[in-house]
């Protein structure tokens, strides 16, 4: 350090952007542009909290 298939955001109030996949429109057809949509029990087990991705604490890699 640990969060979407990658790469990072999210300083207690049931998680979000790119890239990247799928689709529609666009094209003879690809790429481009654009538009809609699927994907996460926030590394694992405790504690504290009314309420934990966030704050302790052990592990684990």
């Nucleotide at each position: 350090u640990g969060u979407a298939g990658u790469u990072c955001a999210g300083u207690g109030g049931u998680a979000g952007a790119a890239c990247g996949c799928a689709u529609g429109c666009u094209u003879a057809g690809c790429a481009u542009g654009u538009g809609u949509g699927g994907g996460g029990c926030c590394c694992u087990g405790g504690g504290u909290u009314c309420a934990a991705u966030c704050c302790c604490c052990a592990g684990c890699a």